[in-house]
RNA sequence: CGGGAUGUAGCGCAGUUCGGUAGCGCGCCUGUUUGGGAACAGGAGGUCAUAGGUUCAAAUCCUUUCAUCCCGA
Numbered sequence: 001c002g003g004g005a006u007g008u009a010g011c012g013c014a015g016u017u018c019g020g021u022a023g024c025g026c027g028c029c030u031g032u033u034u035g036g037g038a039a040c041a042g043g044a045g046g047u048c049a050u051a052g053g054u055u056c057a058a059a060u061c062c063u064u065u066c067a068u069c070c071c072g073a
Stems, first nucleotide, its partner, number of pairs: 001072007010026004020056001028043006049065001051063003
């Protein structure tokens, strides 16, 4: 320098196919129960990496930039 993949809650990930309420597990907080481990119920937490565009509507489509990783030179 060229090509490709990934980026979503504290952590690990799904959701992209077909644009239409942002979810799951673990963790965290509160309550109840239990001798304890723990179980059950409820709850909080999101600039969907960045900036723009398309659209009534974008995590999803288009473009740009950034970060990490892989391949090639």

The RNA shown here (transfer RNA) has 73 nucleotides and comes from Jaagichlorella roystonensis. NCBI's taxonomy places the organism under Eukaryota, Viridiplantae, core chlorophytes, Watanabeales, Jaagichlorella. Rfam family: tRNA. About the family: Transfer RNA (tRNA) molecules are approximately 80 nucleotides in length. Model confidence (mean pLDDT): 80 of 100. The sequence is in RNAcentral, with records from ENA.